The part of an RNA shown here (large-subunit ribosomal RNA, domain IV) has 325 nucleotides and comes from an activated sludge metagenome. The RNAcentral record of the full RNA draws on SILVA. Rfam family: Bacterial large subunit ribosomal RNA. Gene Ontology terms of the family: structural constituent of ribosome and ribosome. The coordinates come from a structure-prediction model, not an experiment, and the mean pLDDT is 89.

Context: one part of a larger RNA
RNA sequence: CCCUUGUUAAGGAACUCGGCAAAAUGACCCCGUAACUUCGGGAGAAGGGGUGCCUGCGCGAGCAGGCCGCAGAGAAGAGGCCCAAGCGACUGUUUAUCAAAAACACAGGUAUCUGCGAAAGCGAGAGCUGACGUAUAGGUGCUGACACCUGCCCGGUGCUGGAAGGUUAAGGGGACCUGUCAUCGCAAGAGAAGCAGCGAACCGAAGCCCCAGUAAACGGCGGCCGUAACUAUAACGGUCCUAAGGUAGCGAAAUUCCUUGUCGGGUAAGUUCCGACCCGCACGAAUGGUGUAACGAUUUGGGCGCUGUCUCAACAAGGGACCCG
Repeated sequence: CCCUUGUUAAGGAACUCGGCAAAAUGACCCCGUAACUUCGGGAGAAGGGGUGCCUGCGCGAGCAGGCCGCAGAGAAGAGGCCCAAGCGACUGUUUAUCAAAAACACAGGUAUCUGCGAAAGCGAGAGCUGACGUAUAGGUGCUGACACCUGCCCGGUGCUGGAAGGUUAAGGGGACCUGUCAUCGCAAGAGAAGCAGCGAACCGAAGCCCCAGUAAACGGCGGCCGUAACUAUAACGGUCCUAAGGUAGCGAAAUUCCUUGUCGGGUAAGUUCCGACCCGCACGAAUGGUGUAACGAUUUGGGCGCUGUCUCAACAAGGGACCCG
């Protein structure tokens, strides 16, 4: 000097990204217990008091009297608590070996497919699962308890339906043309049938174009200018564009760049936190919106208690390092 452990004056988070670590709380009995709430809870809330031994009495809980110690749950083991906010309802699940979470799942909601040899899945197939089930069933997608709700857009993409017209494959169809050749012709050449080659009209489905529907399908949800008897602002008007121009609710937010926005609260002092405001760079309604009791080894801010975290270090024990052997 290092590790593990113990104790510490006064102060008590001044430490630090952050109370990390440590300390503190701790059992049982009695009293007492708030907001909020889904009336179950919250709750061991919080906060107090008691606890040994002997004798007597009592069925007992216990009562009465007495006794000892610094100390009676006499050692060990055995919740710290409260306030406010974010996220996720909850119990669960997860990166075996750096992440346990706000991620996944979840009951519940909803859409869609499926009439049974079901849809869907596995397999080359037979076949199997689904299911010895039958739409109160099964598959898939999204959302994620509960409460209040879930607005507008079908132009694009997708899906569903439609079938008049356009386009369209193989196939059918075989015109014209070409090769060959009997024959004709003095020759140049012409050229039936057959056999070949090429192959035009025309007839050919689904699909696509087209016509509708559909957003808890993929998705989307404007700009400029003017206007009120101070100013400011604009209920109001004009104009351009769009498929339609963001409704309710929320909002500097796990989303806000400017930004430590502004105001209020908390502190002596607060880039964090809480409550507001709304100028939302770039919230917004099942890629759900807003709330919410309970819950959480979750995240953030504050307080009480407590402490060697610190002011600021000291001493001690054990084990190392180091020295001698």